This is a predicted structure of a 475-nucleotide part of an RNA (small-subunit ribosomal RNA, 3' major domain) from a metagenome. Its Rfam family is "Bacterial small subunit ribosomal RNA". Gene Ontology terms of the family: ribosome and structural constituent of ribosome.
Context: one part of a larger RNA
């Protein structure tokens, strides 16, 4: 000087505590380990892996396995010979890659030849999801959105170092006061974005607001931009005013006025560093390996395998419910190989059909609330696993191995040991809705809204961080 510490002082956090929902108990889903296997490709391993790389493994993807081809190669580059088109379409043989055969069909051009473009040779090479993240770049987790990290002179000290940045207040090393210290960087905050309020300006959305017309009804027409809203640009919160406290400071507390008060509420935005943290499988790369193969094409298969353990989650043990009838509000997306009204068929998934609409115009489109009924404590009219027929759709193909539907079947489950998670206000809990990706296929994952709590005495304890002292045989 650090680290430590069952040292000490003082401050913070959903850290505890006050609450309220969950996990651990069951079923099922998904991730992992471990078996297993011809493969069950790879990586991630405490917080900070394990519904994670994967924003979607049926073929493909795709790296694994099995078996069939290829060798300058699936793709660059340059010569030289050759062919004229390649491509594609058809047939035969094949699991398919592929070979064969037929057939189709280019452009300028000074007529030499040149662009494209396919073979053959031959040349330098290609090509590697092989290994090393402990050789790196880059991007990334994390400490932690914690308030810290440090420098320039100058001063002290022999000297590692110290001061600054400590002390007294206040908090964010935020200011403000003392001060051997004076000043500066990065990091706090501000600046940026949505979101609360309110005015201009704009009106193919809104509106009978007001006038007129019209209809079974609907802004459904003529007509208006008042309002609602949409986009733009401004206002508007500074402790700016009062009053107490504080040292007359910085600041606290408490009121005014205000849509909003003390950072108003979210997001971006992550110092110097820490963990040889994660990625050589996004991508790039240095070193080493393979080179008729570790490269590379196809068919099949596997990544989905199950005595078991575990991590996340979805459903659920019912009555604030479960069924059924009837009726109301959303915001925020997307949409052309694409959303697709109405109408018709079908119990249903869906099916014909195809008005509208590159969409503030058409379409996708709510559910819990709500008003009635109907069950009364039951393994039930709860659950809805699992099994069997029967279909629907995607798609060359749903056996391995997709989703949905409709009848039958109805398990386990009656609040879950020790433990153990998230959560402070439009939150948590609860109910839907959109999206990436995608043909198809969401209980994940990313956004949107609807209903809308409960408790926070306090900082003695646990955790984990800051400061400033202390004490060490550790560095």
């Nucleotide at each position: 000087u650090g680290a430590c510490g069952g040292g000490g002082a003082c401050c913070c956090g959903c850290a505890c505590a006050a609450g309220c929902g969950g996990u651990g108990g069951a079923g099922c889903a998904u991730g992992u380990u471990g078996c297993u296997u011809a493969a069950u490709u790879c990586g991630a391993c405490g917080c900070a892996a394990c519904g994670c790389g994967a924003a979607g493994a049926a073929c493909c993807u795709u790296a694994c396995c099995g078996g069939g081809g290829c060798u300058u190669g699936a793709c660059g580059u340059g010569u030289a010979c050759u062919g004229g088109a390649u491509c594609g379409a058809u047939a035969u043989a094949g699991a398919g890659a592929u070979a064969u055969a037929u057939u189709u069909u280019c452009c300028c051009u000074u007529c030499g030849g040149g662009g494209c473009u396919g073979g053959u040779a031959c040349a330098u090479c290609a090509g590697g999801u092989g290994c090393u993240g402990c050789a790196c770049g880059g991007c990334u987790g994390u400490c932690g959105u914690c308030a810290g990290c440090u420098c320039g002179u100058g001063u002290c000290g022999u000297g590692a170092g110290a001061u600054g940045a400590u002390g007294g207040g206040u908090u964010a090393g935020u200011c403000c006061u003392c001060u051997a210290a004076c000043g500066a960087g990065c990091g706090c905050a501000a600046c940026c974005c949505c979101u609360a309020u309110u005015c201009a300006c704009a009106g193919u959305u809104g509106c009978c607001a007001u006038c007129a017309g019209g209809u079974a009804a609907u802004g459904c027409u003529g007509g208006g931009c008042a309002c609602u809203c949409u986009g733009c640009g401004g206002a508007g919160a500074c402790u700016g005013c009062c009053g107490g406290u504080g040292a007359u400071a910085a600041g606290c507390c408490g009121g005014a006025g205000g849509a909003a008060g003390g950072u108003g509420g979210g997001g971006g935005c992550g110092a110097c560093g820490u963990c040889a943290a994660g990625u050589c499988a996004u991508c790039g790369u240095g070193g080493c390996c393979c080179u008729u193969a570790u490269g590379u094409c196809c068919c099949g298969g596997g990544c989905u395998g199950c005595a078991a353990a575990c991590g996340u989650g979805c459903u659920a043990c019912a009555a604030u419910g479960g069924c059924u009838g009837g009726u109301a509000c959303a915001a925020a997306g997307g949409g052309a190989a694409g959303c697709a009204a109405u109408a018709c068929c079908g119990c249903g998934a869906g099916g014909u059909g195809g008005a509208g609409c590159a969409a503030a115009u058409c379409c996708u489109a709510a559910a819990a609330a709500c008003c009635g009924g109907u069950c009364u404590c039951a393994g039930u009219u709860c659950g809805g696993a699992u099994a069997g027929u029967a279909g629907u759709c995607u798609g060359c193909a749903a056996c391995u191995c997709g989703a949905c539907u409709a009848c039958u079947u109805g398990a386990a489950g009656u609040u879950g040991g020790a433990a153990u998670c998230g959560c402070u206000a439009g939150u948590a809990a609860u109910c839907g809705u959109g999206g990436a990706u995608c043909a198809g296929c969401a209980u994940g994952c990313c956004a949107c809204g609807g209903u809308g709590a409960a408790u926070a005495c306090g900082u003695u304890c646990c955790c984990g961080g800051g400061u400033c002292u202390u004490g060490u045989a550790c560095a």